[in-house]
Notes
RNAcentral holds the full RNA, with entries from SILVA. A computed fold for a 477-nucleotide part of an RNA from a metagenome, annotated as small-subunit ribosomal RNA, 3' major domain. It matches the Rfam family "Bacterial small subunit ribosomal RNA". Gene Ontology terms of the family: ribosome and structural constituent of ribosome.
Context: one part of a larger RNA
RNA sequence: UGACGGGGGCCCGCACAAGCGGAGGAGCAUGUGGUUCAAUUCGACGCAACGCGAAGAACCUUACCUGGGUUAGAAGGUGGUAGGACAGGAUGUGAAAGCAUCUCUCCCCGCAAGGGGCCUGCUACUAGGUGCUGCAUGGCUGUCGUCAGCUCGUGUCGUGAGAUGUUGGGUUAAGUCCCGCAACGAGCGCAACCCUUGCCCUUAGUUACCAGCGGUUCGGCCGGGGACUCUAGGGGGACUGCCGGUGAUAAACCGGAGGAAGGUGGGGAUGACGUCAAGUCCUCAUGGCCUUUAUGUCCAGGGCUACACACGUGCUACAAUGGGCAGUACAAAGCGUCGCAAAGUCGCGAGACUGAGCAAACCGCAUAAAGCUGCUCUCAGUUCGGAUUGCGGUCUGCAACUCGACUGCAUGAAGCUGGAAUCGCUAGUAAUCGCGGAUCAGCAUGCCGCGGUGAAUACGUUCCCGGGCCUUGUACA
Numbered sequence: 001u002g003a004c005g006g007g008g009g010c011c012c013g014c015a016c017a018a019g020c021g022g023a024g025g026a027g028c029a030u031g032u033g034g035u036u037c038a039a040u041u042c043g044a045c046g047c048a049a050c051g052c053g054a055a056g057a058a059c060c061u062u063a064c065c066u067g068g069g070u071u072a073g074a075a076g077g078u079g080g081u082a083g084g085a086c087a088g089g090a091u092g093u094g095a096a097a098g099c100a101u102c103u104c105u106c107c108c109c110g111c112a113a114g115g116g117g118c119c120u121g122c123u124a125c126u127a128g129g130u131g132c133u134g135c136a137u138g139g140c141u142g143u144c145g146u147c148a149g150c151u152c153g154u155g156u157c158g159u160g161a162g163a164u165g166u167u168g169g170g171u172u173a174a175g176u177c178c179c180g181c182a183a184c185g186a187g188c189g190c191a192a193c194c195c196u197u198g199c200c201c202u203u204a205g206u207u208a209c210c211a212g213c214g215g216u217u218c219g220g221c222c223g224g225g226g227a228c229u230c231u232a233g234g235g236g237g238a239c240u241g242c243c244g245g246u247g248a249u250a251a252a253c254c255g256g257a258g259g260a261a262g263g264u265g266g267g268g269a270u271g272a273c274g275u276c277a278a279g280u281c282c283u284c285a286u287g288g289c290c291u292u293u294a295u296g297u298c299c300a301g302g303g304c305u306a307c308a309c310a311c312g313u314g315c316u317a318c319a320a321u322g323g324g325c326a327g328u329a330c331a332a333a334g335c336g337u338c339g340c341a342a343a344g345u346c347g348c349g350a351g352a353c354u355g356a357g358c359a360a361a362c363c364g365c366a367u368a369a370a371g372c373u374g375c376u377c378u379c380a381g382u383u384c385g386g387a388u389u390g391c392g393g394u395c396u397g398c399a400a401c402u403c404g405a406c407u408g409c410a411u412g413a414a415g416c417u418g419g420a421a422u423c424g425c426u427a428g429u430a431a432u433c434g435c436g437g438a439u440c441a442g443c444a445u446g447c448c449g450c451g452g453u454g455a456a457u458a459c460g461u462u463c464c465c466g467g468g469c470c471u472u473g474u475a476c477a
Base pairs, nucleotide, nucleotide: 001477002476003474004473005472007471008470009469010468011467012466013465015461016460019425020424021423022422026316027315028314029313030312031311032310033309034307035306042053043052064302065301066300067299068298069297070296076126077125078124079123080122081121082120083119084118088103089102090101091100092099093098106117107116108115109114128291129290131289132288133287137285138284139280140279141278142276144274149188150187151186152185153184154183155164156163157162168179169178170177194268195267196266197265199236200235201234202233203232204231205230209225210224213223214222215221239262242256243255244254245253246252318418322377323376324375325374326373327372328371334365335364336363339358340357344353345352346351384415389410390409391408392407393406394405395404431453432452433451434450435449436448437447
C1' cells in the first nucleotide's frame, strides 16, 4: 500500500421488511447429471453451466457409430503433357456413392502449317483435419456493475516503499456540486450530446382521414374537402427558470404556482482502470504439436429422440373471480412473389378444389383474446383436469418405422393448492389475456417483440446478501 475481520462509523441496492404472484408436490415439454449403448458427437459446471452454443437433429444438418467406396483428393490457381468440345444419352452392377462398358460431339483466326479459346485425364507446386492445447494467442463475450470509481503531470512531504491531490464539513443518482485544505491542474468514467415515448405548432395530403355541403346501392362508397385522426420531416417545450421556507450569504433540500410533463419526466443504446490463467482453437483468425491410402473425403443406414433414477427451466391444471354453449365490442407491432392468399364450393374437422387482389398506409395473413350480455352446470375426482392408449384421417416432404405437426371419434391417468428450503416484481410494474416475428419444406409450452385489462405494499434499515467511502486490528500478500 492492499486484502481480510462473527471491529467501528456513514450510505446505497426488490438486500431485508411490507405486499402480490410463483416454483419445490402432479402430468407433460425441454436442458443437464447418471446409467445404458456399436454410437447415444462436442462444448458450457456456484452466483456468472443446466428452454445455454442450437434463430428450429426424419435425410441433409452431423462433427458420433456400423458398413461400402476413394487417395493430388470435395475447391481454386500456375506450368508441363495427352486427348477431345464440354454437356448429354444408354447399359450392367450396387443400398447409394462409386466402378465398368457403349454411343454422340468442338469453336475462332488461317489455303495450309500452326496459334488461341473451352473441357477432361495424367503430372509438378500449392491440399485437408469440427484432431490437441482458450494454461501459447487475436478477436468476441460473461461477471463484479451503469457500481462511482480508476489514474496522470507538476509541486510538496517522507531515507524509502509511498503519501498528498482523491482526505475533511455539507450535498447528490453520481469523485454531482459547494466550501475548506500543500496543493494546482488534467485524463478515462458520471452527466449531457443519440434513439424512442408523453404536449403543442408548422410543412405535406395518398394508398391514410371525413367536420361542414351534395349524391348514395348506406360501404368514406362517389363528388369533394385540407379542418380532425394519422403518417414523417422541421421546430417549440423543462432550465430548480419563478415564488416562499430551511441552509453557511454556498451547493442543495422541502413546499407552491404555472404547465401535457418537475426536479435525471418514462424507457433504451452507451459498461472506466481492472478482477475471475472466467468462456470460446466447434463462428472466424492464429503459434506450437499430431495426422497424410487417414484423425482427410464421398455415400447408405443408424445415433444425437435410449431410461431404474436425480436436478434446473417452463407449460397445463387441481376449478364456480370457474367450465361449456350462443350472441356481441375494442388493439398494437410485424410479415408476404420460390410468397401472403380473399370470396365461392366441398368436408364435423385438420384441410382440399378453384383462384380475385397484392412487391402492399392500396391486397392478404387477420375472427384479437381476456371483456360484455344471456342460458346451463351446483361442489362432485365432477360438464374440473387433460396425460395415456386404440381406430380413422389431413398436411409438408424422395421419404414421417426408428423419429414430424395437426385433426375426428373413443379412452379419461395423476392431480383437491404442494415439507424443509427457495424465486420474481416498486407502476402502466406484478398478475392476467391474446397477437406477431426470426429460424423454417414441415415442426415452438422456447426465444425476441407487440398491444389489451390492470393491482397490493414500502413503518423502517435491527437482521440476511452484495456494494461504496472513512477509520481501526492483523502472526496474510